[in-house]
RNA sequence: AGAGUUUGAUCCUGGCUCAGGAUAAACGCUGGCGGCGUGCCUAAUACAUGCAAGUCGAACGAAGGGUUUGUAACAAUACGGGCCCUUAGUGGCGAAUGGGUGAGUAACGCGUUGGUGACCUGCCCCGAAGUAAGGGAUAACAGCUCGAAAGGGCUGCUAAUACCACAUGUGGCCACGAGGAUUAGACGCCUUGUGUCUAAAGCAGCAAUGCGCUUCGGGAGGGACCUGCGUCCCAUCAGCUAGUUGGUGAGGUAACGGCCCACCAAGGCUACGACGGGUAGGGGGCCUGAGAGGGUAGCCCCCCACACUGGCACUGAAACACGGGCCAGACACCUACGGGUGGCAGCAGUAGGGAAUAUUGCACAAUGGGCGAAAGCCUGAUGCAGCAACGCCGCGUGCGCGAUGAAGGCCUCCGGGUCGUAAAGCGCUUUUCUGAGGGACGAGGAAGGACGGUACCUCAGGAAUAAGGAUCGGCUGACUACGUGCCAGCAGCCGCGGUAAAACGUAGGAUCCGAGCGUUAUCCGAAUUUACUGGGCGUAAAGCGCGUGCAGGCGGUUUGGCAAGUUGGAUGUGAUAGCUCCUGGCUCAACUGGGAGAGGCCGUUCAAAACUACCAGACUAGAGGACGAUAGAGGGAGGUAGAAUUCCCGGUGUAGUGGUGAAAUGCGUAGAUAUCGGGAGGAAUACCAGUGGCGAAGGCGGCCUCCUAGGUCGUUCCUGACGCUCAGACGCGAAAGCUAGGGGAGCGAACGGGAUUAGAAACCCCGGUAGUCCUAGCAGUAAACGAUGUAGACUUGGCGUCGGUGGGGUAAAAGCCAUCGGUGCCGAAGCUAACGCGUUAAGUCUACCGCCUGGGACUACGGCCGCAAGGUUAAAACUCGAAGGAAUUGACGGGGGCCCGCACAAGCAGCGGAGCGUGUGGUUUAAUUCGUUGCUACGCGAAGAACCUUACCCAGGUUUGACAUGUUGGUGGUAGGGAGCAGAGAUGUGACCGACCCUUCGGGGAGCCUUCACAGGUGCUGCAUGGCUGUCGUCAGCUCGUGUCGUGAGAUGUCCGGUUAAGUCCGGUAACGAGCGCAACCCUCGCCGCGUGUUAUAUGUGUCACGCGGGACUGCUGGUAUCAAGCCGGAGGAAGGUGGGGAUGACGUCAAGUCAGCAUGGCCUUUAUAUCUGGGGCUACACACACGCUACAAUGGCCAGUACAAUGGGUCGCAAAGCCGCAAGGUAGAGCCAAUCCCCAAAGCUGGUCUCAGUUCAGAUCGUAGGCUGCAACUCGCCUACGUGAAGUCGGAGUUGCUAGUAAACGCGCGUCAGCAUUAGUGCGUUGAAUACGUUCCCGGGCCUUGUACACACCGCCCGUCACGUCAUGGGAGCUGGUAACACCUGAAGCCGGUAUCCUAACCGUAAGGAAGGAGCUGUCGAAGGUGGGACUGGUGACUGGGACGAAGUCGUAACAAGGUA
Repeated sequence: AGAGUUUGAUCCUGGCUCAGGAUAAACGCUGGCGGCGUGCCUAAUACAUGCAAGUCGAACGAAGGGUUUGUAACAAUACGGGCCCUUAGUGGCGAAUGGGUGAGUAACGCGUUGGUGACCUGCCCCGAAGUAAGGGAUAACAGCUCGAAAGGGCUGCUAAUACCACAUGUGGCCACGAGGAUUAGACGCCUUGUGUCUAAAGCAGCAAUGCGCUUCGGGAGGGACCUGCGUCCCAUCAGCUAGUUGGUGAGGUAACGGCCCACCAAGGCUACGACGGGUAGGGGGCCUGAGAGGGUAGCCCCCCACACUGGCACUGAAACACGGGCCAGACACCUACGGGUGGCAGCAGUAGGGAAUAUUGCACAAUGGGCGAAAGCCUGAUGCAGCAACGCCGCGUGCGCGAUGAAGGCCUCCGGGUCGUAAAGCGCUUUUCUGAGGGACGAGGAAGGACGGUACCUCAGGAAUAAGGAUCGGCUGACUACGUGCCAGCAGCCGCGGUAAAACGUAGGAUCCGAGCGUUAUCCGAAUUUACUGGGCGUAAAGCGCGUGCAGGCGGUUUGGCAAGUUGGAUGUGAUAGCUCCUGGCUCAACUGGGAGAGGCCGUUCAAAACUACCAGACUAGAGGACGAUAGAGGGAGGUAGAAUUCCCGGUGUAGUGGUGAAAUGCGUAGAUAUCGGGAGGAAUACCAGUGGCGAAGGCGGCCUCCUAGGUCGUUCCUGACGCUCAGACGCGAAAGCUAGGGGAGCGAACGGGAUUAGAAACCCCGGUAGUCCUAGCAGUAAACGAUGUAGACUUGGCGUCGGUGGGGUAAAAGCCAUCGGUGCCGAAGCUAACGCGUUAAGUCUACCGCCUGGGACUACGGCCGCAAGGUUAAAACUCGAAGGAAUUGACGGGGGCCCGCACAAGCAGCGGAGCGUGUGGUUUAAUUCGUUGCUACGCGAAGAACCUUACCCAGGUUUGACAUGUUGGUGGUAGGGAGCAGAGAUGUGACCGACCCUUCGGGGAGCCUUCACAGGUGCUGCAUGGCUGUCGUCAGCUCGUGUCGUGAGAUGUCCGGUUAAGUCCGGUAACGAGCGCAACCCUCGCCGCGUGUUAUAUGUGUCACGCGGGACUGCUGGUAUCAAGCCGGAGGAAGGUGGGGAUGACGUCAAGUCAGCAUGGCCUUUAUAUCUGGGGCUACACACACGCUACAAUGGCCAGUACAAUGGGUCGCAAAGCCGCAAGGUAGAGCCAAUCCCCAAAGCUGGUCUCAGUUCAGAUCGUAGGCUGCAACUCGCCUACGUGAAGUCGGAGUUGCUAGUAAACGCGCGUCAGCAUUAGUGCGUUGAAUACGUUCCCGGGCCUUGUACACACCGCCCGUCACGUCAUGGGAGCUGGUAACACCUGAAGCCGGUAUCCUAACCGUAAGGAAGGAGCUGUCGAAGGUGGGACUGGUGACUGGGACGAAGUCGUAACAAGGUA
């Protein structure tokens, strides 16, 4: 630091995803050790049990125990005294710290900065003064008594550092004075006068003294309050507020304060976000990041809040108190049912919840805390140990040598490769481990250590005790085999899997980490993907439809001042920990000690004065005004004109008219249309008219008048920054629409009818209502577009046009020059993803506003507006990996242009109808083997199925095989032949006959039998392949190098103008060249020459045959042309513009065809899918199609006579003459291995006959008799003769071939082949036409261009309803929860107040009584509860709405091409 993913490819926009780091983690697999950390994120759910706050006898009385002692006494015992120990109680201090948790809290709660002139402070420290003398009670205790218990009640006794009154008053408080300093300012500050009030406690000790106590002042530390700034999301929360805001007085507090109360006033907060809702403890820090930032708040530290839920106060220095109290509530427990008790969010632990989080451990030895004079006691704070790879850090599982590269695994092209020096083996070491011995620091001051016999040290033993996890298609390091076969599965994204999967599973190997490795979750990063740093808005998402304008933001030139912002210096602060650097301690590290720094903020102060703000003054370039001139469909109102449509009246006139692609509906004999005259009414204003004008936009169009807004130019006279922008607000705002009232000619949603159509809810036609028009209102939206916010400044130009001014010019103009304002086109720089923009910017800048991330969604809900329709504001769930912009190359278009082709047209002959032949489909069958299937399958593979072929079926055999190679063993009467027998045959058996080659004479080879390897397969896959072929297409195209252009895909070249059969050639040209194609070279035919002359020929010429050569090149010529290519014509010539024909098929397309021609990977089969044999089938037959043959007849049939070819073939052959047969054929065998011999024409011509008919046409079908081939013609061959004599009288829609020696007609040959279905195929000659105006149309193709949402490329893409399934969501009669308020009722505890019913030790009083206190009663407040109507927010709900998604459902065809109606 980037990468993958939208496309055929490209650039851009844009999301999604990945690689990194982190975690209080969890899960899967695995697991050796140690150190240091960390460990309920969920149920602030409920808790059994134990422990977590006590201590002081030197404050006090008492009780118990021990001991000692005195008296009485022998002792027991009684009464005392001293000492020690224990303790319930009174009393003191502590219990408000420590520890836990994060529910609540959006707050002065926290952070930071200040303030208190508005405050408090136990214990501690310093200072000053004091500590005198008294009083009355009470617990404990004893007795009685209530209760199950918890817990009380009454009577009596007693002490104090408990309580009370009084003395003193350094001081302090208060009241009234006087003086002074400081401060921004006031004082409750300081000094001082007078007066009132106001304190105490003792204990220990022989003592000294110590510890206490009281008052005051000060300090330290702690706390309280106030304050500037900072502190999450929602505006679909916009208004909130009655103690509310302020004042006065009183109360209350440590203290200010509506903190509380009474009265008075009517304020206070809010777009700089009040109020409301949601969420949340805050910070230091931590994670990430280059940083800015984002996220987070576990451990440690600071602050806050809470302690079962809610309320309340008491005590106290401090609490409204986690292990205190009272009350209410829920829950749980005990109970004798009367009543009680409890609060782990302390440490352990339990249940529950959960993916998930530990021991009911040891010790107070250390550190710290409470009490105590101290010893000491207490301390789940803390120190340690236990559990957990939960994290970080460290160590180890060995090291060296070791190649027959062992065995084995895996792969293999079978050669080998790899695991792999890895192992074994040999040598070495001992961290770790095990055993044994020693053994700390932490403890200060002799002893005393939970951890701990731990760390550590020494010795011994033995490689011993110790390796896994994930991944291996790309991103992303790492590849093979097998299995599987869109299955099973994988997947973070793209995507893999449908028989050759590096993507699934397994194995081998490899890679990366390593006591861990992966997965999941979450955060930051990558993401400049919210953009402060650091983005955008013409077309990708994005400029509000337009204006006016408050708040806000920003603001011209100049002088002076000030110092808020700003800048610099100094200083305070920014706790500790953490971070960075330096440096120490644990062997290192993690961890930890010390020092320094940073920590952007905030405060104080000094200084500066450029800029901004502010104050004062001045200016005129911005802005505005005045004066003069001026253009215009600017707006409103009123009036008026002509043309046209329609309607009405009348005239003329007669049968149609109208409308369309074509029609029909409609209108018309009741007189239309047409035409003439007259009239009515409404709407709109032709020409002028123009990328002309005006307006902010919407928009504005005959003419005239009135009212009215704005602009422009000129003068440079006035004001003197008065300006720009603008959230909210207000106004204007096309069309359609709505309300009310008018109006209504034409047009015309809806609707009716006619057509079209498969349908036609449309397009077309005939009608036609609302509407369109006017008045008054509403509505407030448009592709309201320049898809471009407003204002200002700056930055080369050219050409138009509108309005003005000046100059110049003219008779007047105009053209011309300059300038201001508008409006267009083209273009420089620059910008842009490109397209494009370009002084009218999308350039370079400034100011301000608005807006911006696929679908869902121009939506839902809520709010606001509206009469309604609806508008405006505006989500989420869910879903996808894209959606999109511009440009590129193709392909396509019922887009355009140009041009070809028997493509059409013009012709000729056919096919489609009949019969037959052949092929195919279908059907049938035991089998009818297989392939081929639009053009480009269908007389195709097949250049020949009776057996064979043959692959199919039935039946019968064989199993190393019908065939090949190697190997084992055998074999001389061996190999081979083979009568006979059995059998359908294959085959089996088998008398008999009977070998070969080489030889060193031993034998070897071949053959045969046998064994093992293997053979064999027309079995599958043409979508694994080679090769070959078809087709577009003999179409003119397809590319490359270099250069240039473009960010790029790509373009250019190959385009343009001509021309050609042709990318053929010429000219132009950022291209210049080149290659594969075209053409030519090759073969053949046509003409000539030469040579040769067999078997040709008639002896010669010639012909003919063979060979070689010539000839044609737009060469010549006229015209035309850019005088280029070329074209048109002519001459000559056998042939003329490619002379005819052939061979020749570019890059590629169709996963085109062929595994059955051959070859071949893989798969399958191996007594069968191989192989042999006999028979059958491929020849079937209701039918359909394709290609043909023969005909339907007179241009003909038949009969007779007669003429003329060429290509070819021939020895297992062609076969003559002659003879026989009606004929097929037979016989015969001359000749010929071929220019020698043989096979060889028909139509034609001549003559005759038939006379239009199912015929003397046609020949199917059938019968009989023959012939030929062959082992064999039944299934199933061909031919002949005689007989039979079917359909058919020229063929519907449609469709094929052909442009000249062609079509058509006629026959002949050949291959295959024993024979043959041949009418097929391929050649050959004979006879020998017609037509082409032309390119509009059909088909195919080429080039250029255009559009595109297509790229599997139009057989494309794609939309909506319906049907089915799944999911989330809105509405919904309702039903049911939660939350916070409000109104009223009831109202606990408690503080405060009232009252004076009862009670009462201290003080006063002789007393009565008083003062004071307590209880009681009562009032305000008050938690909770009840009732009620609302608000907000969940769940659920018959039914219902749309939405999303889902390989092959239905209906249509809306969009993309002019998408067939843009």
Small-subunit ribosomal RNA from a metagenome, 1462 nucleotides, folded computationally. The coordinates come from a structure-prediction model, not an experiment, and the mean pLDDT is 83. It matches the Rfam family "Bacterial small subunit ribosomal RNA".